Predicted 3D model of a 271-nucleotide part of an RNA (large-subunit ribosomal RNA, domain VI) from Thermoplasmata archaeon UBA61. Its mean pLDDT, the model's own confidence on a scale to 100, is 81. The source organism's lineage runs through Archaea, Methanobacteriati, Thermoplasmatota and Thermoplasmata.
Context: one part of a larger RNA
RNA sequence: UGCAAGGGUCUCUGACGAGAAGGUUCCCACAGUACGAGAGGAACGGGGAAUCGGCGCCUCUAGUCCAUCAGUUGUCCGGCAGGGCAUCGCUGAGCAGCCACGCGCUCCGGGAUAAGGGCUGAAAGCAUCUAAGCCCGAAACCCCCUCGAAAAAGAGAGACCUCUAAGGACAUUCGUAGAAGACGAGUUCGAUAGAGAUGGGGUGUACGCAGAAAGCCUUCGGGCGAUCUGUUCAGCCCGCAUCCACUAACGUCCGCAGCUACGUUAUCUGG
Repeated sequence: UGCAAGGGUCUCUGACGAGAAGGUUCCCACAGUACGAGAGGAACGGGGAAUCGGCGCCUCUAGUCCAUCAGUUGUCCGGCAGGGCAUCGCUGAGCAGCCACGCGCUCCGGGAUAAGGGCUGAAAGCAUCUAAGCCCGAAACCCCCUCGAAAAAGAGAGACCUCUAAGGACAUUCGUAGAAGACGAGUUCGAUAGAGAUGGGGUGUACGCAGAAAGCCUUCGGGCGAUCUGUUCAGCCCGCAUCCACUAACGUCCGCAGCUACGUUAUCUGG
C1' cells in the first nucleotide's frame, strides 16, 4: 500500500512454514519363569535412575558483579578529616542482574508404508503372499506436540465501540521490552519515574570525644606515642519491596460521508 464497500478496538481460525526435540545406557521386577536332559537361560508389557541434547528459570549451590562497603601501598591536595591518580592501584567481601557447575520440564498414541511375514486366489483342475482382492509390519514418512502465521488475490470468522466520535499518532514519565524502529506500563479520575519514610539487604563497628597503652623525650611540671577499648549489630551504601502526590508526566495533532459558514475562476481553509 492492498483486501474486506463507513471508521475502529479486541478475541480467534489455520492454508502454509519452522523443529531432532528427543537420543542412549543401566537397575528393579517379569523370573531362575518360558525354553532346555542338564549346563544354562530370555522376551512382551510395567516401574525407577543416569547421561547427552532441547526449552525455561535463579529458591538453593557456585561463578561474575569497573553498584557498594572495608583494609592498605606510593604520591598530590600545608596538617586532621575527606578525596584525586596509579590496570577497578592492589587486596578481602559482595545484593540485584547475567549465568552453570545449580534447579524444573522434556508423555502416550494414531495413519499410510519399506524390507519382510501372511490370507484368499487364478493364469497353469495342482501349487503359488499377487496377477484382481485383503491382513500385518520400522528409531525413517504424515499426524499427535511446540512456535510463527489472514498479503491464504478463494486476500477468513466472531464480539463490541462509534458519528469530529470511536480510536490513533506525536510529545512526555518509564521498563517485564529494546541496536534503530518496534513492544509493554502510565500521563492528575495518577503509584509511571525521581525525592522521602519504613522494611529488607551488603560491608563490618565510622568521624569526633573519653579512657588505656609498649616505649621515647623531659627544664621533672609534663609532652609525644603505633595500637586497643567504649560510645557502636555502628557509620556508609542499595539497580529490591511497600507506603507516600513532595517533584515531573505539560500539551499538540490526525480521524468517512454528509451539512453549514466565508471566500475563490477553481482548489486550499475554518466550524